A computed fold for a 174-nucleotide RNA from a Bacillota bacterium, annotated as Lysine riboswitch aptamer. It was read from a public genome assembly, where an Rfam model found it. It matches the Rfam family "Lysine riboswitch aptamer". A reference for the family is Sudarsan et al. (2003), "An mRNA structure in bacteria that controls gene expression by binding lysine", Genes Dev. Rfam links the family to the GO term lysine biosynthetic process. The coordinates come from a structure-prediction model, not an experiment, and the mean pLDDT is 78.
Parts: sequence; C1' cells; structure tokens
RNA sequence: AAUUAAGAUAGAGGUGCAAUUAUUAAGAGUAAGUACACUUAGCGAUCCGGCGAUGAGGUGUGCAGAAAGGAAUAAUUGCCGAAGUAAAAGGCUGUGGUAUAAGGUCUUUUACUGGUUAUGUAUUUAAUAGGUACAUGACUGUCACCUAUAUAUGGGUGGAGCACUAUUCUUGAG
Repeated sequence: AAUUAAGAUAGAGGUGCAAUUAUUAAGAGUAAGUACACUUAGCGAUCCGGCGAUGAGGUGUGCAGAAAGGAAUAAUUGCCGAAGUAAAAGGCUGUGGUAUAAGGUCUUUUACUGGUUAUGUAUUUAAUAGGUACAUGACUGUCACCUAUAUAUGGGUGGAGCACUAUUCUUGAG
C1' cells in the first nucleotide's frame, strides 16, 4: 500500500411513499329528527339505571336531512422501509354511568413485501372503489454469475431493501 470486516456519513430507483390542507364522488336520500296513519307489549349491543297502554317499539307516507372510517385530484411539507398489511399487548375514545363490548384512534413488538402495473384467486371494505397476500406475465432500479461485444452496452440465469452505490471519515484484520 492493494485487499478486506464492522461502523459513520452521503446518495439513487419512478406512473415512488406518507402526512397536512382544499375540493369532489361514494357512504346516502341512509342514520338521527319531525308530522300523520296503521299496529300492539315490550324497548335498548350487554349490565345497572331508564323508557313504555297519557302508546314505547315496528311498518308506511310526507317534510327536512348528516357524520366517521375507506377513496380520487391538486398544492404544500417531510421523505427513499419511504411506507403498507396482518397478529399480539397497552393507552385514549366510545354513555345517563369513575362499567363492559363493537367500532374509531395512537404507541410498541413480531412476521411478510425492492418499486410500478395487468389478469386471476383469497381476504379486508357499504362497495363492482381502494388496500393486502399469493400465482402467472409486463416494465423498472440494483447486485452476483455466465455469455456476446463496437468496451458504449446487449442477452440469459438467480437473489433481496438486514439489499445497492460513493467516501481523502472512524475502528480493526492484513
């Protein structure tokens, strides 16, 4: 000094990712409300409380009529395990209630997925939208091996993001 291991820092992929805000569709002419008619003993997610023949609840008609989770587009911001999905645990929310559940939301852990996209199946969802996993293809970034070559690159096979590239940085091996 070549080389090499670990770390640190920086960086790339492209119909790339997320959040926030605005708008829009859907949810939905649904829920809740109200008026009338008919019906009749129970009603409520559970429990307690409560309500109900002075008609609850149910059905029909009229009036009026939402929201949440999920999605699309645009802008801005932050980013390149960006992030997503599933499971488990915990916190908050959820009411008449220092209660429980469904649902919603946040955090942590574990597992899976390189990215985009088409078709099919399963699952999630109000959904034929969208998401996720798997299978079969297409495109794309990257690495290893083989091969052609005009040394620019092309072709084939395989791998996974715990990957890949760079470094006059750090600590080792040598």